[in-house]
The RNA shown here (Bacterial RNase P class A) has 358 nucleotides and comes from an Actinomycetota bacterium. The RNAcentral record of the sequence draws on ENA. The prediction has a mean pLDDT of 77. It is recorded under the gene name rnpB. The organism belongs to Actinomycetota, within Bacteria. It matches the Rfam family "Bacterial RNase P class A". Rfam classes the family as a ribozyme.
RNA sequence: GGAGCAGGCUGGACAGCCACCUGCAUUUUUUGCAGGAGGAAAGUCCGGGCUCCACAGGGCAGGAUGCCGGGUAACUCCCGGGUCUGCGCAAGCGACGGAAAGUGCCACAGAAAACAUACCGCCGCCACCCAUUGGCGGUAAGGGUGAAAAGGUGGUGUAAGAGACCACCGCUGCUUCGGUGACGAAGCAGGCAUGGCAAACCCCACCCGGAGCAAGGCCAAAUAGGGAAGGUAUGCGGUUGCCCGCCGCGAGUCCUUCCGGGUAGGCCGCUUGAGCUUUGCAGCAAUGCAAAGCCUAGAUAGAUGGCUGUCUCUCGAAUCAUCGAGAACAGAACCCGGCUUACAGGCCUGCUCCCUUU
Repeated sequence: GGAGCAGGCUGGACAGCCACCUGCAUUUUUUGCAGGAGGAAAGUCCGGGCUCCACAGGGCAGGAUGCCGGGUAACUCCCGGGUCUGCGCAAGCGACGGAAAGUGCCACAGAAAACAUACCGCCGCCACCCAUUGGCGGUAAGGGUGAAAAGGUGGUGUAAGAGACCACCGCUGCUUCGGUGACGAAGCAGGCAUGGCAAACCCCACCCGGAGCAAGGCCAAAUAGGGAAGGUAUGCGGUUGCCCGCCGCGAGUCCUUCCGGGUAGGCCGCUUGAGCUUUGCAGCAAUGCAAAGCCUAGAUAGAUGGCUGUCUCUCGAAUCAUCGAGAACAGAACCCGGCUUACAGGCCUGCUCCCUUU
C1' cells in the first nucleotide's frame, strides 16, 4: 500500500425572524422564561412491567423451546465454553435433543434407496479344445446411476473376491482419570451391528391462563328510556236520593322533585423509570453492587415546522477561484428489555492474508 474479518461511534453546525405543543410564572389577556423525536420512534416477531377478567387440585388436547454452564424481571435475547469428515489460506463464520421406541417418506436416474441387490465388469464350470456367444454359479475390488450406495487406507489371502484375516484410522461397548457440565484423554474388549429425513407423524425434557392503555378508573350534559317519592283531576270511594262543598284514596297516561345506568364531552392512567451520566469495586465476559450528580417530549387526529444568512459535506459543470442542485433511513402515541429490517456520508479500535520498502 492492497484485500478482508470482527466490533463500536456519529447521523449537519451556528445566528436572526415568524409559527405550533407542553410546563411554570406573571398579570388580565397578554407577556416572559424553560423544554420539545430516534438509533432505529419502523415491523409488531419474542419477553416483561402495569390494568381488568378468570382461577381448589390433577389430567387430556394445543402451543413454544431444545449441545453445556452462566447472566437477567423475563426471553426464541446476551456472555463464556463444547462438538462437527461443515465453509474459509487465515482473522473468523455457520450448524446443534432423539433416526439404537414405533409408523412413514426418499422424486428422476439406477441392479439396488434398506430383512439389501447385481447393469457393465472380474472369476470358475458347461456347450469337444481356442476365440466368440449363450447358460449355470461365485463375487462386490473396479466402472456406471444418484443429493445420498451398506466403514476407510494398506497388506495377507483367494479361481476372482470379500473384516474372511491382520495393522492403522474411524465406530460401538466397558473401565479409569480430568472437567460443575456439554465433553475430553488413556486403556481394554468387539469385526462393524447404526444410510438420510423429526420445518413428516412422533418420543423425551422443560415451560406456558385470557385480553390489552380503544386496558382500567373518576366526573358528567342535551335527548330518549328505567325506578322512587310527592302533588293533582273531566278519576274512584265516603259524607242522605241528587248538586255544590268537605274528607280520604290516588295514574300506564298529567305536573314537580329525587335516584340510577349509558352516550357526547372532560379528567386521571401519562411519563421518576428493571431511568440517565460519571467514578470505584467484583467478574474472562454478559452483568451485578456501591457512591455522587441529573430530570430529559407527552400530543389526542395528533405539536416538534418554515424563511433568511454564514459555514460543513456530497454531486454536476469548470484548472483553482466560482456557479448550480441537494442534505441517508425515517418520525413518538402506556412504558421497558431484546430481535429483525432500513440507513447518504464520516470517524475509531482490534485482528488476518498478500505485496513493497527500510